RNA sequence: GCACCCAUAGCUCAGCGGUAGAGCAGUCGCCUCUUAAGCGAAUGGUCGCAAGUUCGAUCCUUGCUGGGUGCA
Numbered sequence: 001g002c003a004c005c006c007a008u009a010g011c012u013c014a015g016c017g018g019u020a021g022a023g024c025a026g027u028c029g030c031c032u033c034u035u036a037a038g039c040g041a042a043u044g045g046u047c048g049c050a051a052g053u054u055c056g057a058u059c060c061u062u063g064c065u066g067g068g069u070g071c072a
Stems, first nucleotide, its partner, number of pairs: 001071007010024004018055001027041004048064005
């Protein structure tokens, strides 16, 4: 220098155009003499940044940033 892949909750990841979800962690409650375990609830997101397409974008297109892999 070229090509490809990844970026979504604190962490690990789903979600392939129509209101963003799960598990774990944390918080509160139930249970228990207490703790752990178990059960329940609520909370937590400018979907990396910017532009474009579209009635509508996490999703499609372009550029940028960061990370990874391969080739030279």